[in-house]
RNA sequence: GGGGUGUUAGCUUAGUUGGUAAAGCGCAGCAUUCGCAUUGCUGAGACCACCGGUUCGAAUCCGGUACACUCCACCA
Repeated sequence: GGGGUGUUAGCUUAGUUGGUAAAGCGCAGCAUUCGCAUUGCUGAGACCACCGGUUCGAAUCCGGUACACUCCACCA
RNA backbone atom coordinates (compact mmCIF):
# COMPACT_ATOMS: atom_id res chain seq x y z
P G A 1 -0.96 3.68 3.60
O5' G A 1 -0.85 2.79 2.30
C5' G A 1 -0.67 3.35 1.01
C4' G A 1 -0.67 2.24 0.00
C3' G A 1 -1.93 1.36 0.00
O3' G A 1 -2.98 1.91 -0.72
C1' G A 1 0.00 0.00 0.00
P G A 2 -4.47 1.57 -0.36
O5' G A 2 -4.66 0.08 -0.88
C5' G A 2 -4.70 -0.20 -2.27
C4' G A 2 -4.88 -1.69 -2.51
C3' G A 2 -6.06 -2.33 -1.82
O3' G A 2 -7.30 -2.10 -2.50
C1' G A 2 -4.19 -3.67 -1.48
P G A 3 -8.65 -2.12 -1.67
O5' G A 3 -8.86 -3.66 -1.31
C5' G A 3 -9.09 -4.61 -2.34
C4' G A 3 -9.15 -6.01 -1.78
C3' G A 3 -10.19 -6.27 -0.71
O3' G A 3 -11.50 -6.40 -1.22
C1' G A 3 -8.17 -7.30 -0.08
P G A 4 -12.76 -6.05 -0.33
O5' G A 4 -12.77 -7.21 0.75
C5' G A 4 -13.02 -8.56 0.36
C4' G A 4 -12.93 -9.47 1.55
C3' G A 4 -13.82 -9.13 2.73
O3' G A 4 -15.16 -9.56 2.53
C1' G A 4 -11.66 -9.61 3.52
P U A 5 -16.35 -8.77 3.18
O5' U A 5 -16.24 -9.12 4.73
C5' U A 5 -16.41 -10.44 5.18
C4' U A 5 -16.12 -10.56 6.67
C3' U A 5 -16.86 -9.58 7.57
O3' U A 5 -18.20 -9.97 7.83
C1' U A 5 -14.60 -9.62 8.18
P G A 6 -19.32 -8.85 8.07
O5' G A 6 -18.95 -8.23 9.49
C5' G A 6 -19.07 -9.02 10.67
C4' G A 6 -18.32 -8.36 11.82
C3' G A 6 -18.88 -7.05 12.34
O3' G A 6 -19.98 -7.26 13.21
C1' G A 6 -16.53 -6.90 12.16
P U A 7 -21.08 -6.11 13.33
O5' U A 7 -20.35 -4.98 14.20
C5' U A 7 -19.85 -5.30 15.50
C4' U A 7 -19.26 -4.05 16.16
C3' U A 7 -20.27 -2.91 16.37
O3' U A 7 -20.04 -2.28 17.60
C1' U A 7 -18.44 -2.15 15.06
P U A 8 -20.95 -2.62 18.86
O5' U A 8 -22.44 -2.42 18.33
C5' U A 8 -22.98 -1.10 18.15
C4' U A 8 -24.47 -1.12 18.29
C3' U A 8 -24.99 -1.73 19.58
O3' U A 8 -24.93 -0.81 20.67
C1' U A 8 -26.21 -2.62 17.78
P A A 9 -24.46 -1.33 22.08
O5' A A 9 -25.73 -1.12 23.03
C5' A A 9 -26.18 0.19 23.42
C4' A A 9 -26.76 0.18 24.79
C3' A A 9 -25.92 -0.50 25.86
O3' A A 9 -25.97 0.26 27.06
C1' A A 9 -28.09 -1.43 25.83
P G A 10 -24.85 1.27 27.39
O5' G A 10 -23.84 0.39 28.28
C5' G A 10 -22.68 0.97 28.88
C4' G A 10 -22.04 -0.04 29.82
C3' G A 10 -21.76 -1.39 29.17
O3' G A 10 -20.49 -1.42 28.56
C1' G A 10 -22.98 -1.70 31.18
P C A 11 -20.30 -2.18 27.16
O5' C A 11 -20.28 -3.70 27.59
C5' C A 11 -19.22 -4.24 28.37
C4' C A 11 -19.45 -5.71 28.65
C3' C A 11 -19.73 -6.56 27.44
O3' C A 11 -18.53 -6.95 26.78
C1' C A 11 -21.35 -7.02 29.06
P U A 12 -18.55 -7.30 25.20
O5' U A 12 -19.45 -8.61 25.11
C5' U A 12 -19.00 -9.83 25.69
C4' U A 12 -20.00 -10.94 25.44
C3' U A 12 -20.46 -11.08 24.01
O3' U A 12 -19.50 -11.79 23.22
C1' U A 12 -22.33 -11.17 25.44
P U A 13 -19.59 -11.73 21.61
O5' U A 13 -21.06 -12.22 21.35
C5' U A 13 -21.77 -11.85 20.21
C4' U A 13 -23.19 -12.36 20.33
C3' U A 13 -24.05 -12.09 19.13
O3' U A 13 -23.81 -13.05 18.12
C1' U A 13 -25.24 -11.54 21.10
P A A 14 -24.34 -12.79 16.62
O5' A A 14 -25.88 -13.09 16.80
C5' A A 14 -26.83 -12.39 16.06
C4' A A 14 -28.23 -12.78 16.48
C3' A A 14 -29.27 -12.31 15.48
O3' A A 14 -29.43 -13.26 14.44
C1' A A 14 -29.89 -11.62 17.66
P G A 15 -29.15 -12.79 12.95
O5' G A 15 -30.29 -11.68 12.75
C5' G A 15 -31.66 -12.02 12.96
C4' G A 15 -32.47 -10.76 13.07
C3' G A 15 -32.26 -9.73 11.97
O3' G A 15 -32.99 -10.07 10.79
C1' G A 15 -32.23 -8.64 14.04
P U A 16 -32.62 -9.37 9.46
O5' U A 16 -32.96 -10.45 8.34
C5' U A 16 -32.00 -11.46 8.01
C4' U A 16 -32.55 -12.32 6.89
C3' U A 16 -33.27 -11.56 5.79
O3' U A 16 -33.03 -12.18 4.54
C1' U A 16 -34.76 -13.10 6.81
P U A 17 -32.21 -11.43 3.47
O5' U A 17 -33.30 -10.41 2.85
C5' U A 17 -33.11 -9.92 1.53
C4' U A 17 -34.39 -9.27 1.03
C3' U A 17 -34.84 -8.03 1.79
O3' U A 17 -35.07 -6.98 0.87
C1' U A 17 -36.64 -9.57 1.48
P G A 18 -34.22 -5.71 0.97
O5' G A 18 -34.77 -4.96 2.26
C5' G A 18 -34.03 -4.91 3.48
C4' G A 18 -34.54 -3.81 4.37
C3' G A 18 -36.04 -3.84 4.63
O3' G A 18 -36.26 -3.34 5.94
C1' G A 18 -35.45 -1.83 3.58
P G A 19 -37.42 -4.06 6.86
O5' G A 19 -38.44 -2.88 7.14
C5' G A 19 -38.04 -1.76 7.93
C4' G A 19 -39.24 -0.94 8.35
C3' G A 19 -40.37 -1.73 8.99
O3' G A 19 -41.02 -0.87 9.94
C1' G A 19 -41.15 -0.67 7.03
P U A 20 -41.32 -1.47 11.40
O5' U A 20 -40.78 -0.29 12.35
C5' U A 20 -39.49 0.32 12.11
C4' U A 20 -39.22 1.38 13.14
C3' U A 20 -39.37 0.92 14.59
O3' U A 20 -38.39 1.57 15.39
C1' U A 20 -40.83 2.73 14.18
P A A 21 -38.05 1.09 16.85
O5' A A 21 -37.17 -0.23 16.58
C5' A A 21 -37.77 -1.52 16.56
C4' A A 21 -36.77 -2.55 16.98
C3' A A 21 -36.59 -2.70 18.50
O3' A A 21 -37.56 -3.57 19.03
C1' A A 21 -34.48 -2.58 17.43
P A A 22 -37.98 -3.52 20.58
O5' A A 22 -37.42 -4.89 21.14
C5' A A 22 -38.14 -6.09 20.97
C4' A A 22 -37.25 -7.29 21.05
C3' A A 22 -36.60 -7.60 22.40
O3' A A 22 -37.50 -8.16 23.34
C1' A A 22 -35.04 -7.92 20.67
P A A 23 -37.10 -8.24 24.87
O5' A A 23 -36.05 -9.44 24.96
C5' A A 23 -36.45 -10.77 24.66
C4' A A 23 -35.26 -11.70 24.65
C3' A A 23 -34.46 -11.78 25.94
O3' A A 23 -35.09 -12.61 26.90
C1' A A 23 -32.98 -11.60 24.12
P G A 24 -34.84 -12.36 28.45
O5' G A 24 -33.39 -12.93 28.73
C5' G A 24 -33.12 -14.32 28.58
C4' G A 24 -31.66 -14.60 28.74
C3' G A 24 -31.00 -14.00 29.98
O3' G A 24 -31.21 -14.80 31.14
C1' G A 24 -29.68 -13.51 28.09
P C A 25 -31.41 -14.08 32.56
O5' C A 25 -29.97 -13.46 32.89
C5' C A 25 -28.87 -14.31 33.14
C4' C A 25 -27.57 -13.53 33.16
C3' C A 25 -27.50 -12.37 34.13
O3' C A 25 -27.24 -12.79 35.47
C1' C A 25 -26.65 -11.69 32.05
P G A 26 -27.93 -11.96 36.67
O5' G A 26 -27.35 -10.49 36.51
C5' G A 26 -25.97 -10.23 36.76
C4' G A 26 -25.62 -8.80 36.38
C3' G A 26 -26.40 -7.71 37.12
O3' G A 26 -25.90 -7.45 38.42
C1' G A 26 -26.33 -7.23 34.82
P C A 27 -26.90 -7.01 39.57
O5' C A 27 -27.45 -5.61 39.05
C5' C A 27 -26.59 -4.47 38.93
C4' C A 27 -27.37 -3.25 38.52
C3' C A 27 -28.62 -2.94 39.35
O3' C A 27 -28.29 -2.29 40.57
C1' C A 27 -29.15 -2.77 37.07
P A A 28 -29.23 -2.57 41.87
O5' A A 28 -30.57 -1.77 41.54
C5' A A 28 -30.57 -0.36 41.46
C4' A A 28 -31.96 0.17 41.15
C3' A A 28 -33.09 -0.40 42.02
O3' A A 28 -33.18 0.24 43.26
C1' A A 28 -33.73 -0.48 39.75
P G A 29 -33.81 -0.60 44.48
O5' G A 29 -35.37 -0.67 44.16
C5' G A 29 -36.15 0.53 44.09
C4' G A 29 -37.56 0.21 43.64
C3' G A 29 -38.30 -0.85 44.42
O3' G A 29 -38.84 -0.36 45.65
C1' G A 29 -38.58 -1.24 42.13
P C A 30 -39.06 -1.38 46.85
O5' C A 30 -40.27 -2.30 46.39
C5' C A 30 -41.57 -1.74 46.16
C4' C A 30 -42.50 -2.76 45.57
C3' C A 30 -42.64 -4.05 46.36
O3' C A 30 -43.51 -3.93 47.49
C1' C A 30 -42.37 -4.55 44.09
P A A 31 -43.30 -4.90 48.74
O5' A A 31 -43.72 -6.34 48.19
C5' A A 31 -45.06 -6.60 47.81
C4' A A 31 -45.21 -8.00 47.25
C3' A A 31 -44.70 -9.12 48.15
O3' A A 31 -45.65 -9.45 49.16
C1' A A 31 -43.92 -9.47 45.96
P U A 32 -45.12 -9.87 50.59
O5' U A 32 -44.35 -11.23 50.34
C5' U A 32 -45.07 -12.39 49.89
C4' U A 32 -44.10 -13.52 49.58
C3' U A 32 -43.13 -13.87 50.68
O3' U A 32 -43.72 -14.70 51.67
C1' U A 32 -41.98 -13.74 48.63
P U A 33 -43.70 -14.24 53.22
O5' U A 33 -42.17 -14.40 53.61
C5' U A 33 -41.55 -15.68 53.60
C4' U A 33 -40.12 -15.59 54.03
C3' U A 33 -39.85 -14.76 55.28
O3' U A 33 -40.12 -15.49 56.47
C1' U A 33 -38.30 -14.18 53.60
P C A 34 -40.96 -14.75 57.65
O5' C A 34 -39.91 -13.71 58.24
C5' C A 34 -40.36 -12.62 59.05
C4' C A 34 -39.15 -11.92 59.66
C3' C A 34 -38.10 -11.49 58.67
O3' C A 34 -38.41 -10.24 58.09
C1' C A 34 -37.06 -12.63 60.49
P G A 35 -38.22 -10.07 56.48
O5' G A 35 -36.63 -10.08 56.32
C5' G A 35 -35.84 -8.99 56.81
C4' G A 35 -34.38 -9.33 56.71
C3' G A 35 -33.85 -9.74 55.33
O3' G A 35 -33.60 -8.62 54.51
C1' G A 35 -33.04 -11.24 56.96
P C A 36 -33.78 -8.83 52.89
O5' C A 36 -32.56 -9.79 52.51
C5' C A 36 -31.22 -9.32 52.59
C4' C A 36 -30.24 -10.42 52.31
C3' C A 36 -30.37 -11.11 50.97
O3' C A 36 -29.83 -10.37 49.89
C1' C A 36 -30.04 -12.73 52.66
P A A 37 -30.47 -10.50 48.41
O5' A A 37 -30.21 -12.03 48.03
C5' A A 37 -28.91 -12.51 47.72
C4' A A 37 -28.90 -14.01 47.58
C3' A A 37 -29.77 -14.58 46.46
O3' A A 37 -29.14 -14.51 45.19
C1' A A 37 -30.14 -15.80 48.43
P U A 38 -30.05 -14.24 43.90
O5' U A 38 -31.01 -15.52 43.82
C5' U A 38 -30.46 -16.81 43.57
C4' U A 38 -31.54 -17.86 43.72
C3' U A 38 -32.75 -17.70 42.82
O3' U A 38 -32.50 -18.21 41.52
C1' U A 38 -33.48 -18.15 45.01
P U A 39 -33.13 -17.50 40.24
O5' U A 39 -34.70 -17.61 40.46
C5' U A 39 -35.34 -18.89 40.45
C4' U A 39 -36.80 -18.75 40.85
C3' U A 39 -37.61 -17.71 40.11
O3' U A 39 -38.04 -18.19 38.82
C1' U A 39 -38.01 -17.47 42.39
P G A 40 -38.21 -17.14 37.61
O5' G A 40 -39.54 -16.38 38.01
C5' G A 40 -40.78 -17.08 38.11
C4' G A 40 -41.86 -16.16 38.63
C3' G A 40 -42.03 -14.84 37.89
O3' G A 40 -42.75 -14.99 36.68
C1' G A 40 -42.03 -14.44 40.20
P C A 41 -42.46 -13.99 35.46
O5' C A 41 -43.08 -12.61 35.95
C5' C A 41 -44.47 -12.51 36.19
C4' C A 41 -44.81 -11.16 36.78
C3' C A 41 -44.31 -9.95 36.00
O3' C A 41 -45.13 -9.62 34.89
C1' C A 41 -43.81 -9.66 38.29
P U A 42 -44.48 -8.91 33.64
O5' U A 42 -44.14 -7.45 34.18
C5' U A 42 -45.19 -6.57 34.59
C4' U A 42 -44.62 -5.33 35.22
C3' U A 42 -43.66 -4.52 34.37
O3' U A 42 -44.31 -3.71 33.42
C1' U A 42 -42.80 -4.74 36.57
P G A 43 -43.50 -3.34 32.06
O5' G A 43 -42.36 -2.35 32.58
C5' G A 43 -42.72 -1.12 33.19
C4' G A 43 -41.50 -0.45 33.79
C3' G A 43 -40.38 -0.08 32.83
O3' G A 43 -40.67 1.12 32.13
C1' G A 43 -39.47 -1.05 34.78
P A A 44 -39.92 1.38 30.72
O5' A A 44 -38.50 1.91 31.17
C5' A A 44 -38.41 3.11 31.94
C4' A A 44 -36.98 3.31 32.42
C3' A A 44 -35.95 3.34 31.31
O3' A A 44 -35.84 4.63 30.73
C1' A A 44 -35.22 1.92 33.04
P G A 45 -35.58 4.75 29.16
O5' G A 45 -34.13 4.14 28.98
C5' G A 45 -33.00 4.74 29.61
C4' G A 45 -31.78 3.87 29.49
C3' G A 45 -31.46 3.42 28.07
O3' G A 45 -30.75 4.43 27.37
C1' G A 45 -31.36 1.57 29.52
P A A 46 -31.32 4.92 25.94
O5' A A 46 -30.40 4.13 24.90
C5' A A 46 -28.99 4.22 24.96
C4' A A 46 -28.35 3.49 23.80
C3' A A 46 -28.80 3.95 22.42
O3' A A 46 -28.06 5.08 22.02
C1' A A 46 -28.81 1.58 22.53
P C A 47 -28.89 6.29 21.28
O5' C A 47 -29.73 5.58 20.13
C5' C A 47 -29.13 5.30 18.83
C4' C A 47 -30.24 4.97 17.90
C3' C A 47 -30.16 5.71 16.58
O3' C A 47 -29.43 4.97 15.61
C1' C A 47 -32.33 5.97 17.53
P C A 48 -28.16 5.66 14.94
O5' C A 48 -27.05 4.50 15.02
C5' C A 48 -26.47 4.17 16.27
C4' C A 48 -26.10 2.70 16.29
C3' C A 48 -25.50 2.17 15.02
O3' C A 48 -24.47 1.23 15.33
C1' C A 48 -27.42 0.91 15.58
P A A 49 -23.27 1.03 14.31
O5' A A 49 -22.17 2.05 14.81
C5' A A 49 -21.95 2.20 16.24
C4' A A 49 -20.80 3.16 16.45
C3' A A 49 -20.90 4.45 15.66
O3' A A 49 -21.67 5.42 16.36
C1' A A 49 -18.79 3.47 15.31
P C A 50 -22.71 6.34 15.52
O5' C A 50 -21.78 7.40 14.79
C5' C A 50 -20.94 8.26 15.54
C4' C A 50 -20.05 9.05 14.61
C3' C A 50 -20.74 9.71 13.43
O3' C A 50 -21.38 10.92 13.77
C1' C A 50 -18.83 8.59 12.67
P C A 51 -22.69 11.41 12.96
O5' C A 51 -22.07 11.85 11.57
C5' C A 51 -21.07 12.86 11.48
C4' C A 51 -20.65 13.08 10.05
C3' C A 51 -21.79 13.19 9.06
O3' C A 51 -22.41 14.47 9.08
C1' C A 51 -20.13 11.76 8.21
P G A 52 -23.86 14.67 8.35
O5' G A 52 -23.42 14.55 6.82
C5' G A 52 -24.37 14.31 5.82
C4' G A 52 -23.67 13.95 4.53
C3' G A 52 -24.61 13.37 3.49
O3' G A 52 -25.30 14.38 2.78
C1' G A 52 -22.74 11.97 3.71
P G A 53 -26.84 14.18 2.45
O5' G A 53 -26.81 13.08 1.30
C5' G A 53 -26.06 13.32 0.10
C4' G A 53 -26.00 12.08 -0.74
C3' G A 53 -27.35 11.47 -1.11
O3' G A 53 -27.97 12.15 -2.18
C1' G A 53 -25.87 9.77 -0.44
P U A 54 -29.58 12.17 -2.25
O5' U A 54 -29.95 10.66 -2.62
C5' U A 54 -29.55 10.10 -3.85
C4' U A 54 -30.00 8.65 -3.95
C3' U A 54 -31.47 8.43 -3.67
O3' U A 54 -32.27 8.72 -4.80
C1' U A 54 -30.19 6.82 -2.50
P U A 55 -33.63 9.57 -4.64
O5' U A 55 -34.59 8.62 -3.80
C5' U A 55 -34.99 7.35 -4.30
C4' U A 55 -35.68 6.55 -3.23
C3' U A 55 -36.78 7.28 -2.47
O3' U A 55 -37.99 7.28 -3.19
C1' U A 55 -35.39 6.11 -0.95
P C A 56 -38.85 8.66 -3.22
O5' C A 56 -39.45 8.76 -1.75
C5' C A 56 -40.08 9.94 -1.29
C4' C A 56 -40.75 9.69 0.04
C3' C A 56 -39.87 9.01 1.08
O3' C A 56 -39.05 9.93 1.76
C1' C A 56 -41.95 7.90 0.98
P G A 57 -37.55 9.54 2.05
O5' G A 57 -37.68 8.34 3.10
C5' G A 57 -38.19 8.58 4.40
C4' G A 57 -38.40 7.27 5.14
C3' G A 57 -37.18 6.39 5.29
O3' G A 57 -36.39 6.80 6.41
C1' G A 57 -38.99 5.09 4.56
P A A 58 -34.82 6.68 6.31
O5' A A 58 -34.49 5.15 6.21
C5' A A 58 -34.90 4.26 7.26
C4' A A 58 -33.81 3.24 7.57
C3' A A 58 -32.52 3.85 8.11
O3' A A 58 -31.89 2.90 8.96
C1' A A 58 -32.06 2.79 6.08
P A A 59 -32.27 2.86 10.51
O5' A A 59 -31.13 1.92 11.15
C5' A A 59 -29.79 2.36 11.22
C4' A A 59 -28.84 1.19 11.26
C3' A A 59 -28.68 0.45 9.94
O3' A A 59 -27.68 1.04 9.15
C1' A A 59 -29.10 -1.09 11.70
P U A 60 -27.95 1.19 7.54
O5' U A 60 -28.19 -0.30 7.03
C5' U A 60 -27.20 -1.31 7.16
C4' U A 60 -27.75 -2.66 6.74
C3' U A 60 -28.16 -2.73 5.27
O3' U A 60 -27.82 -3.99 4.73
C1' U A 60 -30.00 -3.21 6.65
P C A 61 -26.53 -4.12 3.78
O5' C A 61 -26.91 -3.20 2.51
C5' C A 61 -27.56 -3.79 1.38
C4' C A 61 -27.65 -2.77 0.27
C3' C A 61 -26.41 -1.89 0.07
O3' C A 61 -25.41 -2.54 -0.70
C1' C A 61 -28.34 -0.53 0.07
P C A 62 -23.87 -2.23 -0.46
O5' C A 62 -23.69 -0.79 -1.07
C5' C A 62 -23.83 -0.58 -2.49
C4' C A 62 -23.55 0.87 -2.82
C3' C A 62 -22.29 1.47 -2.22
O3' C A 62 -21.12 1.10 -2.96
C1' C A 62 -24.07 2.97 -1.88
P G A 63 -19.71 0.99 -2.16
O5' G A 63 -19.32 2.52 -1.91
C5' G A 63 -19.04 3.37 -3.00
C4' G A 63 -18.77 4.78 -2.54
C3' G A 63 -17.71 4.93 -1.45
O3' G A 63 -16.39 4.85 -1.95
C1' G A 63 -19.58 6.26 -0.91
P G A 64 -15.23 4.26 -1.00
O5' G A 64 -15.00 5.45 0.04
C5' G A 64 -14.54 6.71 -0.41
C4' G A 64 -14.62 7.74 0.70
C3' G A 64 -13.87 7.40 1.97
O3' G A 64 -12.47 7.66 1.88
C1' G A 64 -16.02 8.21 2.52
P U A 65 -11.44 6.74 2.72
O5' U A 65 -11.70 7.22 4.22
C5' U A 65 -11.43 8.56 4.60
C4' U A 65 -11.86 8.84 6.01
C3' U A 65 -11.29 7.90 7.06
O3' U A 65 -9.96 8.22 7.44
C1' U A 65 -13.60 8.18 7.43
P A A 66 -9.00 7.04 7.98
O5' A A 66 -9.60 6.72 9.42
C5' A A 66 -9.60 7.73 10.44
C4' A A 66 -10.26 7.23 11.68
C3' A A 66 -9.76 5.89 12.21
O3' A A 66 -8.55 6.03 12.96
C1' A A 66 -12.11 5.87 12.22
P C A 67 -7.48 4.83 12.92
O5' C A 67 -8.13 3.73 13.87
C5' C A 67 -8.37 3.99 15.24
C4' C A 67 -9.26 2.94 15.85
C3' C A 67 -8.78 1.51 15.69
O3' C A 67 -7.76 1.15 16.62
C1' C A 67 -11.07 1.61 15.16
P A A 68 -6.70 0.00 16.21
O5' A A 68 -7.56 -1.33 16.33
C5' A A 68 -8.03 -1.77 17.59
C4' A A 68 -8.83 -3.05 17.45
C3' A A 68 -8.15 -4.17 16.69
O3' A A 68 -7.22 -4.89 17.48
C1' A A 68 -10.36 -3.92 15.91
P C A 69 -5.96 -5.60 16.75
O5' C A 69 -6.60 -6.83 16.00
C5' C A 69 -7.21 -7.88 16.73
C4' C A 69 -7.91 -8.85 15.79
C3' C A 69 -7.06 -9.43 14.68
O3' C A 69 -6.23 -10.51 15.11
C1' C A 69 -9.12 -8.72 13.80
P U A 70 -4.82 -10.77 14.35
O5' U A 70 -5.26 -11.23 12.90
C5' U A 70 -5.96 -12.46 12.72
C4' U A 70 -6.43 -12.59 11.27
C3' U A 70 -5.34 -12.52 10.21
O3' U A 70 -4.62 -13.75 10.08
C1' U A 70 -7.15 -11.18 9.56
P C A 71 -3.11 -13.75 9.47
O5' C A 71 -3.33 -13.62 7.91
C5' C A 71 -3.92 -14.69 7.18
C4' C A 71 -4.15 -14.27 5.73
C3' C A 71 -2.92 -13.76 4.98
O3' C A 71 -2.08 -14.81 4.51
C1' C A 71 -4.74 -12.32 4.59
P C A 72 -0.50 -14.55 4.27
O5' C A 72 -0.48 -13.55 3.03
C5' C A 72 -0.90 -13.98 1.74
C4' C A 72 -0.94 -12.83 0.77
C3' C A 72 0.35 -12.07 0.54
O3' C A 72 1.26 -12.74 -0.33
C1' C A 72 -1.44 -10.54 0.80
P A A 73 2.84 -12.46 -0.20
O5' A A 73 2.97 -10.95 -0.70
C5' A A 73 2.73 -10.62 -2.06
C4' A A 73 2.76 -9.12 -2.26
C3' A A 73 4.08 -8.43 -1.92
O3' A A 73 5.03 -8.53 -2.98
C1' A A 73 2.27 -7.21 -0.97
P C A 74 6.60 -8.52 -2.64
O5' C A 74 6.86 -7.02 -2.17
C5' C A 74 6.67 -5.92 -3.06
C4' C A 74 6.86 -4.61 -2.33
C3' C A 74 8.16 -4.45 -1.59
O3' C A 74 9.22 -4.03 -2.46
C1' C A 74 6.40 -3.81 -0.17
P C A 75 10.72 -4.64 -2.28
O5' C A 75 11.20 -3.87 -0.98
C5' C A 75 11.29 -2.45 -0.97
C4' C A 75 11.60 -1.96 0.42
C3' C A 75 12.81 -2.59 1.09
O3' C A 75 14.02 -1.97 0.70
C1' C A 75 10.97 -2.54 2.59
P A A 76 15.04 -2.76 -0.24
O5' A A 76 16.46 -2.54 0.48
C5' A A 76 16.81 -1.25 0.97
C4' A A 76 17.52 -1.39 2.30
C3' A A 76 18.72 -2.32 2.31
O3' A A 76 19.89 -1.66 1.88
C1' A A 76 17.29 -2.84 4.12